A computed fold for a 485-nucleotide part of an RNA from an uncultured bacterium, annotated as small-subunit ribosomal RNA, 3' major domain. The coordinates come from a structure-prediction model, not an experiment, and the mean pLDDT is 84.
[in-house]
Context: one part of a larger RNA
RNA sequence: UGACGGGGGCCCGCACAAGCGGUGGAGCAUGUGGCUCAAUUCGAUGCAACGCGAAGAACCUUACCUGGCCUUGACAUGCUGGUGGUAGAAACCUGAAAGGGUGACGACCUUUCGCAAGAUUGGAGCCAGCACAGGUGCUGCAUGGUUGUCGUCAGCUCGUGUCGUGAGAUGUUGGCUUAAGUGCCGCAACGAGCGCAACCCUUGUGCUUAGUUACCCCGAGGCAACUCGGGGGCCUCUAAGCAGACUGCCUCGCUAUAAACGAGGAGGAAGGUGGGGAUGACGUCAAAUCAGUAUGGCCCUUACGGCCAGGGCUGCACACGUGCUACAAUGCGCGGCACAGAGGGACGCAAGACCGCGAGGUGGAGCAAAUCCCAGAAAACCGCGCUCAGUUCAGAUUGCAGGCUGCAACUCGCCUGCAUGAAGCUGGAAUCGCUAGUAAUGGCGCAUCAGCUACGGCGCCGUGAAUACGUUCCCGGGCCUUGUA
Numbered sequence: 001u002g003a004c005g006g007g008g009g010c011c012c013g014c015a016c017a018a019g020c021g022g023u024g025g026a027g028c029a030u031g032u033g034g035c036u037c038a039a040u041u042c043g044a045u046g047c048a049a050c051g052c053g054a055a056g057a058a059c060c061u062u063a064c065c066u067g068g069c070c071u072u073g074a075c076a077u078g079c080u081g082g083u084g085g086u087a088g089a090a091a092c093c094u095g096a097a098a099g100g101g102u103g104a105c106g107a108c109c110u111u112u113c114g115c116a117a118g119a120u121u122g123g124a125g126c127c128a129g130c131a132c133a134g135g136u137g138c139u140g141c142a143u144g145g146u147u148g149u150c151g152u153c154a155g156c157u158c159g160u161g162u163c164g165u166g167a168g169a170u171g172u173u174g175g176c177u178u179a180a181g182u183g184c185c186g187c188a189a190c191g192a193g194c195g196c197a198a199c200c201c202u203u204g205u206g207c208u209u210a211g212u213u214a215c216c217c218c219g220a221g222g223c224a225a226c227u228c229g230g231g232g233g234c235c236u237c238u239a240a241g242c243a244g245a246c247u248g249c250c251u252c253g254c255u256a257u258a259a260a261c262g263a264g265g266a267g268g269a270a271g272g273u274g275g276g277g278a279u280g281a282c283g284u285c286a287a288a289u290c291a292g293u294a295u296g297g298c299c300c301u302u303a304c305g306g307c308c309a310g311g312g313c314u315g316c317a318c319a320c321g322u323g324c325u326a327c328a329a330u331g332c333g334c335g336g337c338a339c340a341g342a343g344g345g346a347c348g349c350a351a352g353a354c355c356g357c358g359a360g361g362u363g364g365a366g367c368a369a370a371u372c373c374c375a376g377a378a379a380a381c382c383g384c385g386c387u388c389a390g391u392u393c394a395g396a397u398u399g400c401a402g403g404c405u406g407c408a409a410c411u412c413g414c415c416u417g418c419a420u421g422a423a424g425c426u427g428g429a430a431u432c433g434c435u436a437g438u439a440a441u442g443g444c445g446c447a448u449c450a451g452c453u454a455c456g457g458c459g460c461c462g463u464g465a466a467u468a469c470g471u472u473c474c475c476g477g478g479c480c481u482u483g484u485a
Base pairs, nucleotide, nucleotide: 003484004483005482007481008480009479010478011477012476013475015471016470019434020433021432022431023430026325027324028323029322030321031320032319033318034316035315042053043052064311065310066309067308068307069306070305073132077131078130079129080128081127082126083125088105091102092101093100094099108123109122112119113118134300135299137298138297139296143294145289146288147287148285150283155194156193157192158191159190160189161170162169163168174185175184176183200277201276202275203274205243206242207241208240209239210238211237215232216231217230218229219228220227221226246271249265250264251263252262253261327427331386332385333384334383335382336381343374344373345372348367349366353362354361355360393424398419399418400417401416402415403414404413440463441462442461443460444459445458446457
């Protein structure tokens, strides 16, 4: 100087408290440990590993295992020699394929000579050989790059000056204040940099410009959805620009009557950072990643490289994490009937119609899409039934019959119908999230993707709460101070 303390002071944070909903019990999904296995590829391991890398493991992926094959190699560059019936190649044999073998037919570019036929040189390709390729083999404790975390916490430093023999201190401490090292005052300090804030995106209000595919009006047609024709620039909306919020104005408080700040008011769509996002200082954890890629060193070289078939990554006495569905009446079933936003679509999205109980099928209008399609939003609301029961709750499991994708659903896909109807009656110790359009709850979309084990992830809108006295205590953090080699 730091770090630490079951030392002190001050202060923050869904940290506690106050509330609401969960997890821990059940079934299933998923990840992990363990066990098993020929293999169950590898990595991630307190917070900060465990629905994590994986935004798609039937083959492929695939790195693992077993077996069959290849050896200048699936891929790059260079050198030497050879090669025209050469390179290529229908077809055939063998084989699980890869590979191995036979092979009708049969080239291309180029130099020189030549009218041409053709001859000749070099190249490409191929063969042999040599350098080399190749390695998801090891080391993240040799590295680059990237990332997590403390933490969006308010801190981390520098120049000059001053003080100290020096390490270093001062500034950055103190008083008040702030979300903030935010600001004001004071002060041997005076300034500055990286952070904070603002500038950026989005959302909430208005104006201007613009008006199709959106919007509005009129006419015609149609049972209707809507279509056609004409017109409009008000409104909604779309998308570009601009305005708007700054403690700017007023009152009170606090005070040093100085600033800053606090409380309230006016106006306003919005008020004290308006809401949300992007943005992560110096550094810490020899944190993570050599399996994204790059890369030093080491190691393999007829194999630790390469190709293929099948299997495995999906195994199951168990244990844990994260989720989904429930245990019902604020519910379940049936019927009726409203109201979204954000997205995606040509190897695509697919309407009306018809077939099927349904998954789906036939067919194909329209649409590179504010035009057409995915597309029915669901909870809500209205009516009827059920009456507290392992039930008209719950749906696991299993049987049968089907549908779809794909070369192929046995290991090991998803979906539909009928039947079957398990555990489960609110979950011990313990533990998690959330302060407002939040929690809770309802549905919709997208990426990956042939299909899908998505109940995951990322978004979107609908309905829409309760509570916060307070900072003693638990956890994490900031500043000052004190003790400690």